Predicted 3D model of a 76-nucleotide RNA (transfer RNA) from a Clostridia bacterium. NCBI's taxonomy places the organism under Bacteria, Bacillati, Bacillota, Clostridia. The sequence was found in a public genome assembly.

Formats: sequence, structure tokens, C1' cells
RNA sequence: AGGGGCGUGGCUCAAUUGGUAGAGUAGUGGACUCCAAAUCCAUUGGUUGCGGGUUCAAAUCCUGCCGCCCCUGCCA
Repeated sequence: AGGGGCGUGGCUCAAUUGGUAGAGUAGUGGACUCCAAAUCCAUUGGUUGCGGGUUCAAAUCCUGCCGCCCCUGCCA
């Protein structure tokens, strides 16, 4: 340099393929317990990597960048 994949709560991942952004875990509060752990209940937390475009409507489609991973190649 070329090709491919990925980027979504703190972490791991979904989103029925354009129609209300969710789950587990973690955090916080409560119940239980002599206390704690475990368990149960409730609850906080999101610029969907960053811009632009298409659309009534975008995590999803198009486009330009940024970051990470894999493959191929070049220089040394």
C1' cells in the first nucleotide's frame, strides 16, 4: 500500500435485517441472615466510534475519516 472483518451501558453480547435501543453481569437501594456470602425484588447508567447523505423514520442503507484484528505485498 491492497483486501476482508469488527466498533452498541463499566464488561460480554443481542436487536426478528429500516419502525419504542435491550439482556446477562457489574453498580446502587431493599428483603433474607446474629453478621456476611449466596439467593430474591426494585433501580441508575447509551452522542449505537466520529462527520455527511438517503428516508416520514437509520445501530441497520450509501459515503468520507478514526481505532482494533486477520490476510497479501513493499522498504529496511